Predicted 3D model of a 675-nucleotide part of an RNA (large-subunit ribosomal RNA, domain II) from a metagenome. The full RNA is in RNAcentral, with records from SILVA. The coordinates come from a structure-prediction model, not an experiment, and the mean pLDDT is 84.
Context: one part of a larger RNA
RNA sequence: UCCAGCGAGUUGCGCUGGCUGGCGAGGUUAAGGACUAAAGGUCCGGAGCCGGAGGGAAACCAAGUCUUAAUAGGGCGAAAGUCAGUCUGCGCAGACCCGAAACCGGGUGAUCUAUCCAUGUCCAGGCUGAAGCUGCCGUAAGAGGUAGUGGAGGGCCGAACCCACAUCCGUUGAAAAGGGUGGGGAUGAGGUGUGGAUAGGGGAGAAAUUCCAAUCGAACCCGGAGAUAGCUGGUUCUCCUCGAAAUAGCUUUAGGGCUAGCCUCGUACGAGUCUAAUGGAGGUAGAGCACUGAAUUUCCUAGGGGGCGUCAAAGCUUACCGAAGAAUAUCAAACUCCGAAUGCCAUAUAGAUGCUGUACGGGAGUCAGACUACACGAGAUAAGUUGGGUGGUCAAAAGGGAAAGAGCCCAGACCUGCAGCUAAGGUCCCAGAGUGCGCAUUAAGUGGAAAAGGAUGUGGGAUUUCAAAGACAACCAGGAUGUUGGCUCAGAAGCAGCCACACAUUCAAAGAGUGCGUAAUAGCUCACUGGUCGAGAGGUCCUGCGCCGAAAAUGUCCGGGGCUGAAAUGCGCCACCGAAGCUCAGGAAUGAGAGAUCAUUGGUAGAGGAGCAUUCCCGCAUGAAGAAGCCGUACCGUAAGGAGCGGUGGAGUAGCGGGAAGAGAGAAUGCUGGA
Numbered sequence: 001u002c003c004a005g006c007g008a009g010u011u012g013c014g015c016u017g018g019c020u021g022g023c024g025a026g027g028u029u030a031a032g033g034a035c036u037a038a039a040g041g042u043c044c045g046g047a048g049c050c051g052g053a054g055g056g057a058a059a060c061c062a063a064g065u066c067u068u069a070a071u072a073g074g075g076c077g078a079a080a081g082u083c084a085g086u087c088u089g090c091g092c093a094g095a096c097c098c099g100a101a102a103c104c105g106g107g108u109g110a111u112c113u114a115u116c117c118a119u120g121u122c123c124a125g126g127c128u129g130a131a132g133c134u135g136c137c138g139u140a141a142g143a144g145g146u147a148g149u150g151g152a153g154g155g156c157c158g159a160a161c162c163c164a165c166a167u168c169c170g171u172u173g174a175a176a177a178g179g180g181u182g183g184g185g186a187u188g189a190g191g192u193g194u195g196g197a198u199a200g201g202g203g204a205g206a207a208a209u210u211c212c213a214a215u216c217g218a219a220c221c222c223g224g225a226g227a228u229a230g231c232u233g234g235u236u237c238u239c240c241u242c243g244a245a246a247u248a249g250c251u252u253u254a255g256g257g258c259u260a261g262c263c264u265c266g267u268a269c270g271a272g273u274c275u276a277a278u279g280g281a282g283g284u285a286g287a288g289c290a291c292u293g294a295a296u297u298u299c300c301u302a303g304g305g306g307g308c309g310u311c312a313a314a315g316c317u318u319a320c321c322g323a324a325g326a327a328u329a330u331c332a333a334a335c336u337c338c339g340a341a342u343g344c345c346a347u348a349u350a351g352a353u354g355c356u357g358u359a360c361g362g363g364a365g366u367c368a369g370a371c372u373a374c375a376c377g378a379g380a381u382a383a384g385u386u387g388g389g390u391g392g393u394c395a396a397a398a399g400g401g402a403a404a405g406a407g408c409c410c411a412g413a414c415c416u417g418c419a420g421c422u423a424a425g426g427u428c429c430c431a432g433a434g435u436g437c438g439c440a441u442u443a444a445g446u447g448g449a450a451a452a453g454g455a456u457g458u459g460g461g462a463u464u465u466c467a468a469a470g471a472c473a474a475c476c477a478g479g480a481u482g483u484u485g486g487c488u489c490a491g492a493a494g495c496a497g498c499c500a501c502a503c504a505u506u507c508a509a510a511g512a513g514u515g516c517g518u519a520a521u522a523g524c525u526c527a528c529u530g531g532u533c534g535a536g537a538g539g540u541c542c543u544g545c546g547c548c549g550a551a552a553a554u555g556u557c558c559g560g561g562g563c564u565g566a567a568a569u570g571c572g573c574c575a576c577c578g579a580a581g582c583u584c585a586g587g588a589a590u591g592a593g594a595g596a597u598c599a600u601u602g603g604u605a606g607a608g609g610a611g612c613a614u615u616c617c618c619g620c621a622u623g624a625a626g627a628a629g630c631c632g633u634a635c636c637g638u639a640a641g642g643a644g645c646g647g648u649g650g651a652g653u654a655g656c657g658g659g660a661a662g663a664g665a666g667a668a669u670g671c672u673g674g675a
Stems, first nucleotide, its partner, number of pairs: 001675006011093005017087007026050003032044004054061002064076004096234002099231001103224006114198009123188001125157003128153001132149006161185003165182005200216001202212003209218001237611006247260005261366002263363007272353005277347004286338001287336002292332003297327003303321002305318004369394006376387003399410003414587004419583003425577003428561003434574001436573006447563001453548002457545010474532005480505003485499003511526001515524002588601005612664001614661007621653002629648005635642002
């Protein structure tokens, strides 16, 4: 991992409601007893319980009563129950099943290990050489020195033995702690044998939450015990009808619960929803500045500051600040002189829809929601962010499109069909359908990612200036004189800088000069003019499509191939493809209807309904002319499932009508066995 078997809403009592049945102003027996043909038997037994009257705190009154001064009003009452069976739910019990870590009680453990006690035992070999003692030297005597002797030491080196510092291997190991190579101690606080002591609220501890039998922040075994688990997992056949919620309030509450909301079933009633019309309430969007605040400039002018005024004062003055006021021009969720569209409430009439509504009663589930569009709060006008509002989808929705895809676009799957039409989206090939038609645009593979900003890209429109009295561009020629303007300066001559009546003259035209240049001149050039040429040229604004801006990690931002008068983009037109949509044909179920017939039939949690199968019991039935079981098989049923026939098998058991359940397996890191 697979296969087989086992494996989870049960039972008792009580209550509630539904259904069925009995009796009915009544219903019913319990314990117990008698009988008996032993049967889901018969008959006694009325104790007790429920109902038959309520109201009030009570006295009390009574189909009424209480409140009250009330004969008013109001509250609670006045309409059949009860017993049994069965089903749902709830309560008490382990209460659908499995699952803790833990807590408590009584015992068992110191053959492992910790410490201690008693008694034994072990430590190759080598080295060092303390005290003491002896001889000699030395001294007044000592002290001291020296040579021996001696054999101390948690002394030294190093086997056995003990330990476990480093590293390698091992890591489903040879081993639930080992092996290799090195390492430390090795006469000591040493190692070790045997016997004994200490016990779990405890012992022991050279102390680590360390050890107490591979178990230790409290051992192990049995019991309380099916502890508890608002938590996780699992919970077994089929079909049909309807079909949610992820919200509010409260909660030592927030991943739990209770009530309401939303779903379902039953009963009763006869409403409900939408549109049009009419009548209402309101302060949002917008707008505005009349209030409250914010904010701009100017004027005017209280007040303040500065200056002058001989100290003080009066006074004068001010490119300072500035309340109020005037003019100007703005802003606001918690501003409003104003003020919509929607939405909301109500009304009667009309139209549409056709069970959608309300009440009561039984049963739930839900209380983590997600994205998307729009208007908002928080955030950074960030987030696949967060919080509410309104709608949609997903959740609980399959199908087609978006290459792929919960939440986007189209569209809601009862079944069958080798029938048709469409939606979104598409029609060159992959790949169903146009290499369709008309007119434009784009040259960037833009299309097929992006901003501020930049640019004689290119199309369209508007407007304006110049132009056959010849424009624009190019070429040829001129571009002068006073004058080197004045000043400045070493110089300053159009061209370092400053000044200005920016002059005047000759002119077709030529600035007291547009740049380059020189030390300054010179030189080149421009404006401006003539000529050649011969038809458009220049500017501004609006707009379509493009360009640059543009750097990232496997391989290029079309799904790919590939595409340029398109297979891109814009505006039109015709055709076609395209879904479980719609239609057509056949069939099924549910609901409605007298019928004809019509409508409906996606679905998680969940409610309701109808069935299939298994085991056992009773009755009928059936079996050696062959039961069950097993094997094969082209049959029947919407499904769970069920026959028939043949073979095998060799004694019980299909089928029908009832009854009762250890009543359905794929999941629980399920349990047991096997492979």